[in-house]
A computed fold for a 75-nucleotide RNA from Candidatus Iainarchaeum sp., annotated as transfer RNA. Its Rfam family is "tRNA". Rfam's curators write: Transfer RNA (tRNA) molecules are approximately 80 nucleotides in length. The sequence was found in a public genome assembly.
RNA sequence: GAGCGGGUCGUCUAGCCUGGAUAGGACAGAUGCCUCCUAAGCAUCAGAUCGAGGGUUCAAAUCCCUUCCCGCUCG
Numbered sequence: 001g002a003g004c005g006g007g008u009c010g011u012c013u014a015g016c017c018u019g020g021a022u023a024g025g026a027c028a029g030a031u032g033c034c035u036c037c038u039a040a041g042c043a044u045c046a047g048a049u050c051g052a053g054g055g056u057u058c059a060a061a062u063c064c065c066u067u068c069c070c071g072c073u074c075g
Stems, first nucleotide, its partner, number of pairs: 001074007010027004020058001029045005051067005
């Protein structure tokens, strides 16, 4: 330098190809129930404008362009 894969709540992850309703799940967290207490279990709550910028569209995590970071392969 070229190609491919990835970046989404604190962590991990689904959704992207084929655009649409409050971005879903697990763990972690908070509160309550339960318990002599803790853990476990149960219930509720909070937490992500989807790496960044721009474009297309009535509407973008999803399509297009540019760009940053990480990994792999080739040279």